[in-house]
Context: one part of a larger RNA
Molecule: small-subunit ribosomal RNA, central domain
Organism: metagenome
RNA sequence: CUGGGCGUAAAGGGAGUGUAGGUGGAAAGGUAAGUUAAAAGUUUAAUUUACGGGCUUAACCCGUAAUCUGCUUCUAAUACUGCUUUUCUUGAGUAUGGGAGAGGGCGAUGGAAUUCCAGGUGUAGCGGUGGAAUGCGUAGAUAUCUGGAAGAACACCAGUUGCGAAGGCGGUCGCCUGGCCCAAUACUGACACUGAGGCUCGAAAGCUAGGGGAGCAAACAUGAGUAGAUACCCUGGUAGUCCUAGCCUUAAACGAUGGAUACUAGAUGCUGGAAGGGUUAUUCUUUUCAGUGUCGGAGCUAACGUAUUAAGUAUCCCGCCCGGGAAGUACGCUCGCAAGGGUGAAACUC
Numbered sequence: 001c002u003g004g005g006c007g008u009a010a011a012g013g014g015a016g017u018g019u020a021g022g023u024g025g026a027a028a029g030g031u032a033a034g035u036u037a038a039a040a041g042u043u044u045a046a047u048u049u050a051c052g053g054g055c056u057u058a059a060c061c062c063g064u065a066a067u068c069u070g071c072u073u074c075u076a077a078u079a080c081u082g083c084u085u086u087u088c089u090u091g092a093g094u095a096u097g098g099g100a101g102a103g104g105g106c107g108a109u110g111g112a113a114u115u116c117c118a119g120g121u122g123u124a125g126c127g128g129u130g131g132a133a134u135g136c137g138u139a140g141a142u143a144u145c146u147g148g149a150a151g152a153a154c155a156c157c158a159g160u161u162g163c164g165a166a167g168g169c170g171g172u173c174g175c176c177u178g179g180c181c182c183a184a185u186a187c188u189g190a191c192a193c194u195g196a197g198g199c200u201c202g203a204a205a206g207c208u209a210g211g212g213g214a215g216c217a218a219a220c221a222u223g224a225g226u227a228g229a230u231a232c233c234c235u236g237g238u239a240g241u242c243c244u245a246g247c248c249u250u251a252a253a254c255g256a257u258g259g260a261u262a263c264u265a266g267a268u269g270c271u272g273g274a275a276g277g278g279u280u281a282u283u284c285u286u287u288u289c290a291g292u293g294u295c296g297g298a299g300c301u302a303a304c305g306u307a308u309u310a311a312g313u314a315u316c317c318c319g320c321c322c323g324g325g326a327a328g329u330a331c332g333c334u335c336g337c338a339a340g341g342g343u344g345a346a347a348c349u350c
Stems, first nucleotide, its partner, number of pairs: 003322004007304002012318001014201004021194003025088007033081002035077003039073004048066007091191001092188005097182003103177007110154001114150008125136002162169002206247006215241002220236002223233001258317006266295013299306002323350003332343004
């Protein structure tokens, strides 16, 4: 490279947006670039193949013919692809009317709990554990009542619930704002899919500056336990956790499953709509669209399993893999304040 692959064996980029590129719905006309067919020219020799000949044979050598699948020119064909013109509506989108939602940003606000402060009552313990001790407490703790302060998180509702591209999102109210779903019409008329680079977002931890600091808690200091115990358990406790602005860009960033489209048995839940029927009403029932679970057949799979939310059957585009270790290391480049990130080998060894 070809080929075969990527749920768990090596392998899906963390996610989106979108440039180039690749691919692309239905009908008709034109063109003839690709495509197909015919002809002509060219395609060194050797090699190869066939036949014949020469060395006693063979290898080898000589002759003739074929082949040399290519390229160029020209003629013709028009099914498919391309280009171009016109048309279409089913893909895509826009408008109108409804709908659900922890989607995002900003501001305001609420109660429970915790800790602390002040005061009252009250007296000898509290706390903690497997058992203890360190610790707190007669300078009055723990407990209990009243008042106050602070920060952080939002019990119940809560659910294989919902929303979001992913990360993720949960008290309440207001403002601003993104996307999605359903129904019926009207309009645009392929405007689509994917997407190397690029750009944007991206948990936690970490970093810079300024705030904040109740609880929790790396590091650290004790106590215990142990042969030891730089741990598990206990008592404390600083960064951090929180806010604002800016970096970092990594995760088992997982469904370990890239995106889009079409098709392919069923059964049963839930969520959001719509339509029809029954009902005084609550609501019941049938159908259908979108989403989200479970079970299960064919098929697929090494098996496990998966199975209309495919890992089935097909098409298009991107990413990635090619024995284990050395190694996600070295070197170079690049990004970063740093920590480090991205890209990414080889010798050697089994």